[in-house]
RNA sequence: UUCUUAUCAAGAGAGAUGGAGGGAUUCGGCCCUUUGAAGUCUCAGCAACCAGCCUUUAGAGGUAUGGUGCUAAUUCCAAUAGGUUUUUAACCUAGGAGAUAAGAA
Numbered sequence: 001u002u003c004u005u006a007u008c009a010a011g012a013g014a015g016a017u018g019g020a021g022g023g024a025u026u027c028g029g030c031c032c033u034u035u036g037a038a039g040u041c042u043c044a045g046c047a048a049c050c051a052g053c054c055u056u057u058a059g060a061g062g063u064a065u066g067g068u069g070c071u072a073a074u075u076c077c078a079a080u081a082g083g084u085u086u087u088u089a090a091c092c093u094a095g096g097a098g099a100u101a102a103g104a105a
Stems, first nucleotide, its partner, number of pairs: 001105008013043005021032003028077002044071003049067003052063004075097001080094005
């Protein structure tokens, strides 16, 4: 990097540095940001995908040591197709794309 499987409506922040952008895309929105964005460092926290440990009626449950990951807004909403309906709007479903983990090549 590619493929497969699972999950994505919950949860969790402070300091230092930095100095204008950021929220994956990019046409549409909307929001955050000099009352300090992105990035980097330190500590903290959330969660339970994998390993570990404990329990077990062997179905599972717990823990938080390790490997990740994450810490604005539903993956911020939408994009493609279908359906419902009080029909030019709202809602639902399935895709596509993306993120994370595990496995394989």
Predicted 3D model of a 105-nucleotide RNA (SAM riboswitch aptamer (S box leader)) from Aquibacillus halophilus.
Model confidence (mean pLDDT): 84 of 100.
It matches the Rfam family "SAM riboswitch aptamer (S box leader)". A reference for the family is Lu et al. (2010), "SAM recognition and conformational switching mechanism in the Bacillus subtilis yitJ S box/SAM-I riboswitch", J Mol Biol.
Taxonomically the source falls in Aquibacillus (Bacteria, Bacillota, Bacilli, Caryophanales).